[in-house]
Molecule: glmS glucosamine-6-phosphate activated ribozyme aptamer
RNA sequence: GAUUUUAUUUUAGCGCCUGGACAGAUUUUUUUCUGUUGACGAGGAUAGAACUUAUCGAAAGAUUCGGCGGAUGGUUCUAUGGCAUAGUUACUGCCAUUAAAUAUUAGAGAAAAAAUUAUAGUAAUAUAAUACAACAAAUCUAAUAGGGUAACUAU
Numbered sequence: 001g002a003u004u005u006u007a008u009u010u011u012a013g014c015g016c017c018u019g020g021a022c023a024g025a026u027u028u029u030u031u032u033c034u035g036u037u038g039a040c041g042a043g044g045a046u047a048g049a050a051c052u053u054a055u056c057g058a059a060a061g062a063u064u065c066g067g068c069g070g071a072u073g074g075u076u077c078u079a080u081g082g083c084a085u086a087g088u089u090a091c092u093g094c095c096a097u098u099a100a101a102u103a104u105u106a107g108a109g110a111a112a113a114a115a116u117u118a119u120a121g122u123a124a125u126a127u128a129a130u131a132c133a134a135c136a137a138a139u140c141u142a143a144u145a146g147g148g149u150a151a152c153u154a155u
Stems, first nucleotide, its partner, number of pairs: 014069004019065001020037006040057003046079007080096005086153006102145007115130006
């Protein structure tokens, strides 16, 4: 220095609940109180501002409805940096530290739900295991193709 394994920490597709739904208690009979639920992971950060219902699919057809806050997304502008020429500068273009968009090919690329069981709870429900289960897309990686102008310097 590389590879593999294990553990810990961090990481907002994250958090919240005034509506609704559901459970328990209570009651003057639908009133009051206490709770539960309220989206499964993948991916995502140069800095600032403005705008914007912020990417991708899985499962399900259920209130996974509805609302609020936040947010690494997108667009535009500005700044910084990289590439397009070995160096410098200006402009132009594409990008963001692996700093070329695009095209083709190849590879990589989840969790939950459901089922069964266990634990906690009066219950709604929650957590865990079977399980390194099965099944995505965005995306990422590699290969091939695929790059400006002008001036000066150097060769």